[in-house]
RNA sequence: UUCCGACAAAGCCAGCCCCUUUGUGAAAAGGGUGCGGAAAGCGGCGGAUCUUUUUUUAAGAAAGAUGGCCGAGCUGCCGAA
Numbered sequence: 001u002u003c004c005g006a007c008a009a010a011g012c013c014a015g016c017c018c019c020u021u022u023g024u025g026a027a028a029a030g031g032g033u034g035c036g037g038a039a040a041g042c043g044g045c046g047g048a049u050c051u052u053u054u055u056u057u058a059a060g061a062a063a064g065a066u067g068g069c070c071g072a073g074c075u076g077c078c079g080a081a
Stems, first nucleotide, its partner, number of pairs: 004079002012037002017032006035068001041074002045071003048066007
């Protein structure tokens, strides 16, 4: 350094839910809370799910949302086995 992930240490993030605000909506932001997380840091690259529009229904298409849905990518603390 890489892999790896401790009944280690210092920390970090923060689910469900509640209040307020924004958005047609999925959902997001702020505050509280803390289920959990070794990347639950970053970015929508690929899938998946969800929303809106279109369409006779569906399929399809377009636009969006989700990074705490999964995979991959980039970066990062510590150093037991």
c-di-GMP-I riboswitch aptamer from a Nitrospirota bacterium, 81 nucleotides, folded computationally. The prediction has a mean pLDDT of 83. It matches the Rfam family "c-di-GMP-I riboswitch aptamer". Its family is annotated with cyclic-di-GMP binding in the Gene Ontology.